[in-house]
Record summary:
Model confidence (mean pLDDT): 90 of 100. A computed fold for a 77-nucleotide RNA from Cryobacterium cryoconiti, annotated as c-di-GMP-I-GGC riboswitch aptamer.
RNA sequence: AACGAUAAAGGCAAACCCGGCGUAAGCCGGGGACGCAAAGCCACGGGACCCGGUGAGGGUUAGCCGGGCUACCGAAC
Numbered sequence: 001a002a003c004g005a006u007a008a009a010g011g012c013a014a015a016c017c018c019g020g021c022g023u024a025a026g027c028c029g030g031g032g033a034c035g036c037a038a039a040g041c042c043a044c045g046g047g048a049c050c051c052g053g054u055g056a057g058g059g060u061u062a063g064c065c066g067g068g069c070u071a072c073c074g075a076a077c
Stems, first nucleotide, its partner, number of pairs: 003074002011036002016031006034063001040069003044066003047061005
C1' cells in the first nucleotide's frame, strides 16, 4: 500500500417520535437504533428527488454508485 476477525478501544446513527427551519425535496437539535470499516469530508461525473411553465434555471441527496481528500485498530490473506 492493499485487505477487513464473532479481536480490542472508540465512533457514526436508518425508520419512528418531539422541537425548530424550508414552498418543497430536505436540513438542524434532542430522543431512538436499522445498519455502517470510512455511514469522516467534498455535489467533480452519473442516478434519484424537489421547485419551476413538461422550459431556462435553481435546489436536495456523500446512508445510491463512481471519483477526489483525510483517518483509528491489526487476526488472516
Source information: It was read from a public genome assembly, where an Rfam model found it.